[in-house]
Record summary
Two RNAs folded together computationally: RNase P RNA and transfer RNA, 434 nucleotides in total. Rfam match: Bacterial RNase P class A. Rfam classes the family as a ribozyme. Gene Ontology terms of the family: dimeric ribonuclease P complex, ribonuclease P activity and tRNA processing. Its mean pLDDT, the model's own confidence on a scale to 100, is 76.
RNA sequence: GCGGACGGCCGGAUGGUCGCGCCCCGUGUCCGGAGACGGCCGGGGCGAGGAAAGUCCGGGCUCCACGGAGACACGGUGCCGGGUAACGCCCGGCGGGGGCAACCCCAGGGAAAGCGCCACAGAGAACAGUCCGCCGGGCGUCGGUCCGGCAAGGGUGAAACGGUGGGGUAAGAGCCCACCGCGCCUCCGCGUGAGCGGGGCGGCACGGCAAACCCCGUCCGGAGCAAGGCCACAUAGGGGAGGAUGCGGUGGCUCGCCGCGCUCGACUCCCGGGUAGGCCGCUCAGAUCGAUGGCCGUCCUCUCGGUCCCUCUCCGGAGGGGUGGGGAGACAGAACCCGGCUUAUAGUCCACCCGCCUCC
RNA sequence: CGGGGCGUAGCUCAGCCAGGUAGAGUGCCGGCUUUGGGAGCCGGUGGUCGCCGGUUCGAAUCCGGCCGCCCCGA
Numbered sequence: 001g002c003g004g005a006c007g008g009c010c011g012g013a014u015g016g017u018c019g020c021g022c023c024c025c026g027u028g029u030c031c032g033g034a035g036a037c038g039g040c041c042g043g044g045g046c047g048a049g050g051a052a053a054g055u056c057c058g059g060g061c062u063c064c065a066c067g068g069a070g071a072c073a074c075g076g077u078g079c080c081g082g083g084u085a086a087c088g089c090c091c092g093g094c095g096g097g098g099g100c101a102a103c104c105c106c107a108g109g110g111a112a113a114g115c116g117c118c119a120c121a122g123a124g125a126a127c128a129g130u131c132c133g134c135c136g137g138g139c140g141u142c143g144g145u146c147c148g149g150c151a152a153g154g155g156u157g158a159a160a161c162g163g164u165g166g167g168g169u170a171a172g173a174g175c176c177c178a179c180c181g182c183g184c185c186u187c188c189g190c191g192u193g194a195g196c197g198g199g200g201c202g203g204c205a206c207g208g209c210a211a212a213c214c215c216c217g218u219c220c221g222g223a224g225c226a227a228g229g230c231c232a233c234a235u236a237g238g239g240g241a242g243g244a245u246g247c248g249g250u251g252g253c254u255c256g257c258c259g260c261g262c263u264c265g266a267c268u269c270c271c272g273g274g275u276a277g278g279c280c281g282c283u284c285a286g287a288u289c290g291a292u293g294g295c296c297g298u299c300c301u302c303u304c305g306g307u308c309c310c311u312c313u314c315c316g317g318a319g320g321g322g323u324g325g326g327g328a329g330a331c332a333g334a335a336c337c338c339g340g341c342u343u344a345u346a347g348u349c350c351a352c353c354c355g356c357c358u359c360c
Numbered sequence: 361c362g363g364g365g366c367g368u369a370g371c372u373c374a375g376c377c378a379g380g381u382a383g384a385g386u387g388c389c390g391g392c393u394u395u396g397g398g399a400g401c402c403g404g405u406g407g408u409c410g411c412c413g414g415u416u417c418g419a420a421u422c423c424g425g426c427c428g429c430c431c432c433g434a
Base pairs, nucleotide, nucleotide: 001356002355003354004353007350008349010347012299013298014297015296016295017294018293020047021046022045023044024043025042026041028040030039031038032037049331053342054341056340057339058338059337060336061224062223063222064221068255069254070253072252075219076218077217078216079093080092081091082090083089094108095106096105097104098103109215110214114213116209117208118207131154132153133150134149135148136147137146138145139144162180163179164178165177166176167175181204182202183201184200185199187198188197189196190195228280229279230278231277238271239270240269241268242267246260247259248258249257300329301328302327303326304325306323307322308321309320310319311318312317361433362432363431364430365429366428367427370386371385372384373383380417387405388404389403390402391401392400410426411425412424413423414422
């Protein structure tokens, strides 16, 4: 210098002027009101984000239910240790995969419990098996054909029942051996643990799929600020249909429990009628048609072409500095509040690391 | 603001919940039939399965994230 990896901060600054929302104060010959108070005017203070977004998780808060139970779910989650109010989040580690490396990615329990699936191609797709082929023997009309042995080589496929090398054989093969891989072990050492290293046994018996069902461990009552409460106003328990081991609590299910009801009928649906105002919840931003803005100047960053100077030059241009102009400055905007995740985002800055090239 | 559902041919939908060929009706085009049209019969046409990733040998289907549309809630 070029290329890359990773973590973090910020996300325009400042001044003028005109406005907006909320709160506080007022000494105002002001307005309304009986007053409380409200308005106007003046002064002061505060006023969006890193994601306010998606609403994907976890809580607070509120109401309903509550003796509660469930090895219920066509619910969530899933290696180990720790953090946390909690989590599916975060940190560290283990194992696997990718990259030369820094580093990155992984829904990462179980397929020797069960039910299944593995299209096409291929001989064969799961208790393996033999299409081409190799070897031996018989027959032969010398094109082959029959019987037997084999699973090394070829071919198909995403995947073919261990791999490499040697011995062995008619040809071959874990048939035998060495190493690697795999499985098992009441083995040893290290580690809190997931695991790692070693030892012994076994010639290998055990393909893949659980982000399909399923099994195992673990966690969960439901709803959401239009939750929910109060005041004011209004009205009626109006008409029709369905309706009984039923309906509601339970907007997942079952049992249980509670409440209501069983024809003078709970409840559901349709039609019709009434009110759709205020306050609390609500917040040191905080409404209920929703404030946080507009214009101008200076500066900053990026970019476009103009002009002057300097350096290099292969005479086409390239680089640096000065000067005065034009354009652009993202993603996006609270609505009960927090902790996370995910997604969008012009550009600047800081820290640390890796690879390659060049120079000293 | 909160909750729920859907996205497959021009249109309406099936297939998704046992992953392997994308289908039905209608429309459109052509032919037959008819004096002509309609109806009917026959043949054909037309698909990024909303988009981007992941799991898998393989995804419309399973999982995650975005986008769009619809419905409900005093």